[in-house]
RNA sequence: GCCCCGAUAGCUCAGCUGGUAGAGCACGUCAUUCGUAAUGAUGGGGUCGGCGGUUCGAUUCCGUCUCGGGGCA
Numbered sequence: 001g002c003c004c005c006g007a008u009a010g011c012u013c014a015g016c017u018g019g020u021a022g023a024g025c026a027c028g029u030c031a032u033u034c035g036u037a038a039u040g041a042u043g044g045g046g047u048c049g050g051c052g053g054u055u056c057g058a059u060u061c062c063g064u065c066u067c068g069g070g071g072c073a
Base pairs, nucleotide, nucleotide: 001072002071003070004069005068006067007066010025011024012023013022019056027043028042029041030040031039049065050064051063052062053061
């Protein structure tokens, strides 16, 4: 230098063909217990890496940049 993959909640990751963003763990509250843990119920938390484009509508499609991983030279 070229090619490929990835970036979504505090963490690990889903999101099928563009149509209100989800799970598990973690966290708050309540119940249970003498108390803790465990368990059950319930709740909060997201500029979907940045900028632009297409579209009535973009996490999703297109371009470019940044960062991380891999391959080739």
Predicted 3D model of a 73-nucleotide RNA (transfer RNA) from uncultured Reyranella sp. The coordinates come from a structure-prediction model, not an experiment, and the mean pLDDT is 82. The RNAcentral record of the sequence draws on MGnify and Rfam. The same sequence occurs in records of 4 taxa. It matches the Rfam family "tRNA". Gene Ontology term of the family: triplet codon-amino acid adaptor activity. It is annotated as a transfer RNA. Rfam's curators write: Transfer RNA (tRNA) molecules are approximately 80 nucleotides in length.